[in-house]
Overview
Predicted 3D model of a 181-nucleotide RNA (Lysine riboswitch aptamer) from Planomicrobium okeanokoites. The coordinates come from a structure-prediction model, not an experiment, and the mean pLDDT is 81. The source organism's lineage runs through Bacteria, Bacillati, Caryophanales, Caryophanaceae and Planomicrobium. It matches the Rfam family "Lysine riboswitch aptamer". Rfam describes the family as follows. Riboswitches are metabolite binding domains within certain messenger RNAs that serve as precision sensors for their corresponding targets. Allosteric rearrangement of mRNA structure is mediated by ligand binding, and this results in modulation of gene expression. This family includes riboswitches that sense lysine in a number of genes involved in lysine metabolism, including lysC.
RNA sequence: AGUGAGGAUAGAGGCGCAAUUAUCAUCAGUAAGCAGAUUGAGGAGCACGGGCUCCGCCGACUUCUGCCGGAAGGGAUAUUUGCCGAAGCGGCGGGAAGCCCCUGAUUUCCGUUGCUGGUCCUGCAUUUAAGAGAUGCCGGAUUGUCAUGCGGCUUUUGACGCAUGGAGGGCUAUCUGACGC
Numbered sequence: 001a002g003u004g005a006g007g008a009u010a011g012a013g014g015c016g017c018a019a020u021u022a023u024c025a026u027c028a029g030u031a032a033g034c035a036g037a038u039u040g041a042g043g044a045g046c047a048c049g050g051g052c053u054c055c056g057c058c059g060a061c062u063u064c065u066g067c068c069g070g071a072a073g074g075g076a077u078a079u080u081u082g083c084c085g086a087a088g089c090g091g092c093g094g095g096a097a098g099c100c101c102c103u104g105a106u107u108u109c110c111g112u113u114g115c116u117g118g119u120c121c122u123g124c125a126u127u128u129a130a131g132a133g134a135u136g137c138c139g140g141a142u143u144g145u146c147a148u149g150c151g152g153c154u155u156u157u158g159a160c161g162c163a164u165g166g167a168g169g170g171c172u173a174u175c176u177g178a179c180g181c
Base pairs, nucleotide, nucleotide: 002179003178006176007175008174009173010172011171014084016083017082018081019080021078022077023076024075033067034066035065036064037063042055043054044053045052046104047103049101050100051099087116088115089114090113091112092111093110094109095108096107097106117143118142119141120140121139123137124136125135126134127133145166146165147164148163149162150161151160153158
């Protein structure tokens, strides 16, 4: 010359990820409330059981009719912001919530650990008001990146095309630093 272990910084992938705000549809003519009728002793506080409290023959609960009539969550569009393990999901452990105890379910927070490069689609399962959406699993397509092989262009490098495969603990660039001379 060169190579690039380790560390640091900065970037790229695109229907890229997440959040906030506004509007719109859906939720839903549903829940709740009021009135009438029916029925006649139980009903309510997340679920089983137990306790406690409250309501109930001045008619609770149930069912029907009429009047009135939401919201949350999820979704679409636009804006703004933070970003590229962005973010999401699973396991384990702990805390909190709704009257108390036990077990569980649900929501949420923390710690730890594992998986997924990104996007889209079918099917199955779960969730949900839902044929929307989300999550998980199998499969498929596409895209970026790297490696290998082949091909032609090219003096060579190199870029490009095709095929196969891998994963983000990756890839590219720069600095430091290491190896080597």